[in-house]
Transfer RNA from a bacterium, 73 nucleotides, folded computationally.

Order: sequence, then structure tokens, then C1' cells
RNA sequence: GGGCCCAUAGCUCAGCGGUCAGAGCAGUUGGCUCAUAACUAAUUGGUCCCUGGUUCGAUCCCAGGUGGGCCCA
Repeated sequence: GGGCCCAUAGCUCAGCGGUCAGAGCAGUUGGCUCAUAACUAAUUGGUCCCUGGUUCGAUCCCAGGUGGGCCCA
């Protein structure tokens, strides 16, 4: 220098162009217990990496950028 893949909650990841963006873990509060763990109920938490574009409507499609990973040279 060229090619491919990825970026969504604190972490690991889902998510037909539309209704409210979700799960597990974690955190908080309660239940249970003499107490802790385990178990259990409720609950908190989002600039969907950034900037434009397409569209009636974009986490999703397109272009550019940024960051990360792999391959080739």
C1' cells in the first nucleotide's frame, strides 16, 4: 500500500427498513437465612463509534472517516 470482517447497556452478544432497541451476566432494592453464599422477585442502565446521503421512515441500506482484528504484499 491492497483486500476482508467487526463496532448496539459496565461485560458477552441478539436484533425483517416501521410499533417500546432486547437477552444473559453484572449493579441496586426486597424475599428466604441466626448470618453469608446459593436460590428467588422487582428494578436500574443506551449519543446503536462519528459525519453526511437514500427513504414517508435508518441500529439496519449507501459514501466517507475513526478505532479494532485477520490475510496478502

Its Rfam family is "tRNA".